[in-house]
Context: one part of a larger RNA
Molecule: small-subunit ribosomal RNA, 3' major domain
Organism: metagenome
């Protein structure tokens, strides 16, 4: 000087408390451990591994296993020799591939020597490796933590390690600002500048409107118009600016006015010096080591989907604030040409046939759902719940047996609110309801977004956890 203390003081955070809803019990989905297996490819392991890499394993992917093949190689460049268009057809075979035969045969420039393009053959350099080492590395990332800290120059003090500044009194979300001070300044962080959202003005109207006028087969449908909504450009607006009080005449705090918004308005992006030899050699790059008729490459089939069990994360429930049936409203944000697909027809449905329109503020996906109105059920393992299983189908795809999703009929399991323990959340939040997208032929209860409905509680900081500053002890570094 730091670290640490079941030392002290001050302060913060859904840290506790106050509340609301969960997990832990059931079934299923998914990941992991274990076990099994020819193989169940590999990585990730407290927080910070476990719906994680994987934004999507039937083949492919695929790295694993079995079997069959191949060796200058699936891929790149070059040299030497040599041949020929490439290709197509037949036979063996499960296929890749191998062997053989037949047919058709080169292209461009040429001084006719040859050169070039493409495809082979042989030989040589070499290729290749998701093989090892993340404890040799780059890059990228997680984490403490969006915590308020981390440092430097000069000066001063100290023999020195170092200290000071950065401590103190206030204040703040903040090393934020003010005052004081052997310090005076500065840098990286904080904040601001950036994006979305909340109000208004303006510019512009193939979206929107009967607001106004006319027509109407009642649909902004038509004429017409940009007022409004909206869209997307430009601006305005919030700064403790104003008033009162407190405060040290400060910084600031409390209350008020005006205002759409008030004290960083709400949300995002943004992550200091560093820590964990944290993670990644399987994104990529790369040192070293290893392999080279194999640890490379090709193919078929299988596996990654196993199943006594254990754990994590979710979904669906256990019902009446509900289930079922009928009727009827109101979104936002997205996607669409190898695509989205309307009306109509067929089917009980998944879906099929057909195809208007749309590269999309114009057409389509598209039905929003919870909600509201009416009916029924009457507390039961039920008209709750839907697992499992049998049968019949639809779609995608070369192909749904291992191993897809969906529809219909039948079946109708556990489950009556969950032990110890434990998690999230402070407002348009929790809870609840549906919608979309990426990946993608097909395949979400996951992930990423979008809107609808919309709470309760916070006395307070004694305690648990994590963190910041000062101080103290120290046999630790």
């Nucleotide at each position: 000087u730091g670290g640490c203390g079941g030392g002290g003081g001050c302060c913060c955070g859904c840290a506790c408390a106050a509340g609301c809803g969960g997990u832990g019990g059931a079934g299923u989905a998914u990941g992991u451990g274990g076990u099994u297996u020819a193989a169940u490819u590999c990585g990730a392991c407290g927080c910070a591994a476990c719906g994680c890499g994987a934004a999507g394993a039937a083949c492919c992917u695929u790295a694993c296993c079995u079997g069959g093949g191949c060796u200058u190689g699936a891929c790149a460049u070059g040299c030497a020799u040599u041949g020929g268009a490439c290709a197509g057809c037949u036979c063996u075979g499960g296929a890749a591939a191998c062997a053989g035969a037949g047919u058709c045969u080169u292209c461009c420039c040429g001084u006719a020597a040859g050169g070039g393009a493409c495809c082979g053959a042989u030989g040589c350099a070499c290729a290749g490796g998701u093989g090892c080492u993340g404890c040799a590395u780059g890059g990228c990332u997680g984490u403490c933590g969006u915590c308020a800290g981390c440092u430097c120059g000069u000066g001063u003090c100290g023999u020195g390690a170092g200290a000071u500044g950065u401590u103190g009194g206030g204040u703040u979300a903040a090393g934020u600002c003010c005052c004081g001070c052997a310090a005076c300044g500065a840098g990286c962080g904080c904040a601001a500048c950036c994006c979305c959202u909340g109000u208004c003005u303006u510019u512009a109207g193939u979206u929107g409107c009967c607001a106004u006028c006319g027509g109407u087969u009642c649909g902004g449908c038509c004429g017409g118009g940009c007022a409004c909504u909206c869209u997307a450009g430009a601006g305005a607006g919030a700064c403790u600016g104003c008033c009162g009080g407190u405060g040290u005449u400060a910084a600031a705090c409390c209350g008020g006015a005006g205002g759409a918004a008030g004290g960083u308005g709400g949300g995002g992006a943004c992550g200091a010096c560093g820590u964990c030899a944290a993670g990644u050699c399987c994104u990529c790059a790369u040192g070293g080591c290893c392999u080279u008729u194999a640890u490379a490459c090709c193919c078929a089939g299988g596996g990654c989907c196993a199943c006594a069990c254990a754990c994590g994360u979710a979904c669906u429930a256990c019902a009446a604030u509900g289930g079922c049936c009928g009727g009827u409203a109101c979104a936002a944000a997205g996607g669409g040409c190898a695509g989205c697909a309307a009306u109509c027809u067929c089917g009980a449905a998944a879906g099929a046939a057909g195809g208007a329109g749309c590269g999309a503020a114009u057409c389509c996906c598209a039905a929003a759902a919870a909600g509201c109105c009416g009916g029924u059920c009457u507390c039961a393992g039920u008209u709750c719940a839907g697992a499992u299983u049998g049968g019949g189908g639809u779609c995608u795809g070369c192909a749904a047996c291992u191993c897809g999703a969906c529809c219909c009929c039948a079946u109708g399991a556990a489950g009556c609110u969950g032990g110890a323990a434990u998690c999230g959340c402070u407002a348009g939040u929790a809870a609840u309801c549906g919608c979309g997208g990426a990946u993608c032929a097909g395949a979400a209860u996951g992930c990423c977004g979008c809107g609808g409905u919309g709470a309760a509680u916070a006395c307070g900081u004694u305690c648990c956890c994590g963190g910041g500053c000062c101080u103290u002890g120290u046999a630790c570094a």